Bacterial RNase P class A from a Rhodothermota bacterium, 439 nucleotides, folded computationally. Its mean pLDDT, the model's own confidence on a scale to 100, is 76. It is recorded under the gene name rnpB. Taxonomically the source falls in Rhodothermota (Bacteria, Pseudomonadati).
RNA sequence: UGCGCCGGCCGGACCGCCGCCUCGCCCCCCGGCCCGCCCGGGCGGCGGGGAGGAAAGUCCGAACACCGCAGGGCGCCGUGCUUCCUAACGGGAAGGCGCUCGGGGGCCCCGGCCCCCGGGCGACGGCACGUGCAACAGAGAGCAGACCAGCCGAUGGCCCCGCUCGCGGGGAUCAGGUGAUGGGUGAAACGGUGGGGUAAGAGCCCACCGGCGCGCCGGGCGACCGGCGCGGCCAGGUAAACCCCACGGGGUGCAAGGCCAAACAGCGCGCGUGCGGCGCCCCCCGGGGCGUCCGCGAAGGGUGGCCCGCCCGAGCGCGCGGGUAGGCCGCUAGAGGCCGCCGGUGACGGCGGUCCCAGAUAGAUGGCGGUCGCCCCCGCCCGCCGACGGCGACGCGGCGGCGGGGGCACAGAAUUCGGCUUACAGGCCGGCGCACGUC
Numbered sequence: 001u002g003c004g005c006c007g008g009c010c011g012g013a014c015c016g017c018c019g020c021c022u023c024g025c026c027c028c029c030c031g032g033c034c035c036g037c038c039c040g041g042g043c044g045g046c047g048g049g050g051a052g053g054a055a056a057g058u059c060c061g062a063a064c065a066c067c068g069c070a071g072g073g074c075g076c077c078g079u080g081c082u083u084c085c086u087a088a089c090g091g092g093a094a095g096g097c098g099c100u101c102g103g104g105g106g107c108c109c110c111g112g113c114c115c116c117c118g119g120g121c122g123a124c125g126g127c128a129c130g131u132g133c134a135a136c137a138g139a140g141a142g143c144a145g146a147c148c149a150g151c152c153g154a155u156g157g158c159c160c161c162g163c164u165c166g167c168g169g170g171g172a173u174c175a176g177g178u179g180a181u182g183g184g185u186g187a188a189a190c191g192g193u194g195g196g197g198u199a200a201g202a203g204c205c206c207a208c209c210g211g212c213g214c215g216c217c218g219g220g221c222g223a224c225c226g227g228c229g230c231g232g233c234c235a236g237g238u239a240a241a242c243c244c245c246a247c248g249g250g251g252u253g254c255a256a257g258g259c260c261a262a263a264c265a266g267c268g269c270g271c272g273u274g275c276g277g278c279g280c281c282c283c284c285c286g287g288g289g290c291g292u293c294c295g296c297g298a299a300g301g302g303u304g305g306c307c308c309g310c311c312c313g314a315g316c317g318c319g320c321g322g323g324u325a326g327g328c329c330g331c332u333a334g335a336g337g338c339c340g341c342c343g344g345u346g347a348c349g350g351c352g353g354u355c356c357c358a359g360a361u362a363g364a365u366g367g368c369g370g371u372c373g374c375c376c377c378c379g380c381c382c383g384c385c386g387a388c389g390g391c392g393a394c395g396c397g398g399c400g401g402c403g404g405g406g407g408c409a410c411a412g413a414a415u416u417c418g419g420c421u422u423a424c425a426g427g428c429c430g431g432c433g434c435a436c437g438u439c
Stems, first nucleotide, its partner, number of pairs: 001435010012372007020050007028042005033036001052410001056421002059419005064253004076249005081095005096124001097122012125244002130242002132238002147183003150178003155175003158171005191209006212231008257329004266320006274296004278291005300312004336355008373408008382400005388395002
């Protein structure tokens, strides 16, 4: 420098004008009372702060709040390699094992095998406890299976020949045997090489290799790795199948929950709802009921603060409990941010310094204009380059300059944190592997 992969970070900047939410201070106004630089509300001025890396999905884990809960067991649900981190986690870090992709190297029987490096993925405890399941295809699918070809035909038949009549030899013809050789089905068909053995064969037996189990030794905190010995080769897959093992687990969520508290209705107490006339109605003839009527009176209300006056007038006032509308608290200073040093491979932890950084409630964080930045497209009688085309004028491509146009993603708090997952224009930085070149 090129190719490939992985990780982290940013995610528009500045200015002007007009607005919005919140906190503090100041001036003014209104209301309240226990009358104060008191409490509540409002106009205005000044100053501070005002979305995110995911605020999203609401999938895990917690804080916090309320409800439930003697103690133990069964059941149910969740988690599942190891060690560590963390308040906790199904999260994270480092490692082990398996699968897979890329690159490099070695071996030989030239098609594979082995080793190393880097990346990705893994519900990654247990199927040599028990039970279950496996469509279709196929002859056969769980201690399986002769369909086609091939091999054998020991054993029992059949046929032929010989005979000392007990039997011997031959044929591959029937039954049968064979998973060693080839074919076919399937996701999967019950180790490999060599020798013995056999009628032919087969872990049937033996040696070595591979795999598995057990024991011992060594390394590692551990998962696990390496070596040696023994055993049998009759130990396939599936546990996001029942099941077994280990560990963990109350429920609901800030619309949690707490406080204050109109109006209407309920309950209690107090004051008032009166008197006379007139008219109508009822009847047990003495009373009762009704009224857009008249006169006097009336708790209370209005009349700008009080008295008189005037007007209205059948309800008015006080208290109680529950608690609706509404308001307040919870509410944002926290497992907090930033910087530095130290410990650790790392996740992370410790110490010191410094900062205060949204709290809305139908939901504020916006709109307009300008300058710059980035991306895309077009144009130019502009410049440079081309180991591009053309005889050439020139054309084409790349980079730069100038001018014009368009765009700047995904998306927006609602109790708060730690994670995961998903969405995202564009840009920046770092690491690892391989190849080539230079010193």